[in-house]
């Protein structure tokens, strides 16, 4: 650099759910909390799928695909 994630080791990330804040709302942030995660790190660029007045504009990166980046090992 490619590849792959059986098996190990190190550290990482936190769904439900509970509180407090924010939002009209999906939702979000924080503190707990662990169902899971080899990108469950970023990014709304395609599709999906929620909100919202159907419009305008949001949400979702832990629905998939797609770009950038990256720990360990084995290759």
């Nucleotide at each position: 650099u490619u590849a792959u994630g059986u098996a190990a080791a190190a550290g990482c990330c936190a769904a439900a759910c509970u509180a407090u804040u924010c939002g009209u709302a999906a939702g979000a942030a924080u503190a707990g909390g662990a169902c899971g995660g080899a990108a469950a790190g970023u990014c709304a660029c395609g599709g999906g799928u929620c909100u919202g007045a159907u419009c305008a504009a949001g949400a979702u990166a832990g629905c998939c695909g797609g770009a950038c980046u990256g720990c360990c090992a084995u290759u």